[in-house]
Context: one part of a larger RNA
RNA sequence: UGACGGGGCCCCGCACAAGCAGCGGAGCGUGUGGUUUAAUUCGAUAUACACGAAGAACCUUACCUGGGUUUGAUAUGUCCGUGGUAUUGAUGCGAAAGCUGAGAGACCCUUCGGGGAGCGGUCACAGGUGCUGCAUGGCUGUCGUCAGCUCGUGCCGUGAGGUGUCGGGUUAAGUCCCGUAACGAGCGCAACCCUUGCCCCUAGUUACAAGUGUCUAGGGGGUCUGCCGGUGAUAAAUCGGAGGAAGGUGGGGAUGACGUCAAGUCAGCAUGGCCUUUAUAUCCAGGGCUACACACACGCUACAAUGGCCGGUACAAUGGGUAGCGAAGCCGCGAGGAAGAGCGAAUCUCAAAAGCCGGUCGUAGUUCGAAUUGCAGGCUGCAACUCGCCUGCAUGAAGCUGGAGUUGCUAGUAACCGCGCGUCAGCUAUAGUGCGGUGAAUACGUUCCCGGGGCUUGUACA
Numbered sequence: 001u002g003a004c005g006g007g008g009c010c011c012c013g014c015a016c017a018a019g020c021a022g023c024g025g026a027g028c029g030u031g032u033g034g035u036u037u038a039a040u041u042c043g044a045u046a047u048a049c050a051c052g053a054a055g056a057a058c059c060u061u062a063c064c065u066g067g068g069u070u071u072g073a074u075a076u077g078u079c080c081g082u083g084g085u086a087u088u089g090a091u092g093c094g095a096a097a098g099c100u101g102a103g104a105g106a107c108c109c110u111u112c113g114g115g116g117a118g119c120g121g122u123c124a125c126a127g128g129u130g131c132u133g134c135a136u137g138g139c140u141g142u143c144g145u146c147a148g149c150u151c152g153u154g155c156c157g158u159g160a161g162g163u164g165u166c167g168g169g170u171u172a173a174g175u176c177c178c179g180u181a182a183c184g185a186g187c188g189c190a191a192c193c194c195u196u197g198c199c200c201c202u203a204g205u206u207a208c209a210a211g212u213g214u215c216u217a218g219g220g221g222g223u224c225u226g227c228c229g230g231u232g233a234u235a236a237a238u239c240g241g242a243g244g245a246a247g248g249u250g251g252g253g254a255u256g257a258c259g260u261c262a263a264g265u266c267a268g269c270a271u272g273g274c275c276u277u278u279a280u281a282u283c284c285a286g287g288g289c290u291a292c293a294c295a296c297a298c299g300c301u302a303c304a305a306u307g308g309c310c311g312g313u314a315c316a317a318u319g320g321g322u323a324g325c326g327a328a329g330c331c332g333c334g335a336g337g338a339a340g341a342g343c344g345a346a347u348c349u350c351a352a353a354a355g356c357c358g359g360u361c362g363u364a365g366u367u368c369g370a371a372u373u374g375c376a377g378g379c380u381g382c383a384a385c386u387c388g389c390c391u392g393c394a395u396g397a398a399g400c401u402g403g404a405g406u407u408g409c410u411a412g413u414a415a416c417c418g419c420g421c422g423u424c425a426g427c428u429a430u431a432g433u434g435c436g437g438u439g440a441a442u443a444c445g446u447u448c449c450c451g452g453g454g455c456u457u458g459u460a461c462a
Stems, first nucleotide, its partner, number of pairs: 001462002003459003007456007015446002019409005026301008034292002042052002063287007072125001076124002079121004087104002092099002107116003127276002130274003136270002138265003141261001143259001148187006154163003166179004193253004198221007224247001227241005303402001307361007319350003324343002330337002368399001373394007415438007
């Protein structure tokens, strides 16, 4: 000087407390461990576990079994050969890949020697999701959006180093004020950026009632502790008030200092070294990644009456759409089908649910709950056996609110309700990411638990 302390003081955070909804029990979905397997590809393990994967039937695919190829699926170069050559390709073997190869059959330049392209061969080489993230770049996680981390000059100290960065206040903040052997500065904080809430202006099509401004999309204004009062040190600031759509960072986002963990990633990519080269490369078919005594993690659906079912009826926003979205009417109980208007879309289309009104059920393993299984169908796709989704009928399991323990959340938040999108032929999405609808409770307080910041103290630690 740090680090550590079941040392002290001060302060902060959904950290506790106060509340609300959960998880932990059940069934199912998904991931992981374990076990199994020819293979169940690999990585991630405190900061992994609906994570890489924003979509494993084939492909993907890296794994396994079997069958092929060997200058190779692909690139560059050297040398040699090549007109019945390149190209096309009947037949046969085959699961395909591949092998075989009847027949047809060229191009450009030319000094007519040949050259180029293509093809075949040879040699260099290609190739490797093989190893090393403890050789690396780049990117990322975490502490943590925590308020810290440093430098120049000066001063103090033999020196390591200290001071500044400390003290008194204050703040979300090393934010600001005052004091002060310090005075300044940098990276962080804040602001500048995007979005949302109010107003004004401009322009309006395809929006809306037809001439207004709901709306759309461009510009501007507005909030600055600016004003008043109290407290304070006359400061910084803080408390209350006015005006205002909005008040003290208005809400949300983007933004992540010096560094820590030899943290993660050689399987996104790049890359040193090592290894491999008739195989650790490459092509194909089938299988596997979907196994199942079990254990854990993240979720979904429930256990019901603030509910289930039936009928009627109302209101969104974000977005997507031409190999696409696909309306009305028609057929089908339905998934869906046939047909196809309109729309490259503020024009057409995908397209709401909880809610409200009425009826029924009457506390029951039920008209709760939907797993599981059987049968019959629909759709996508060469192809749904392993291993897709959806529909109808039948079947109706566990489950009566969940031990120890544990998670999220402070307001348009939690909770509940549906909708869109990406990936995508289809989908195992209950995931992820957005959007709107309905819309709470509680916070006395900082003793305690966890994490963090500052000062100080002890130490046989570095």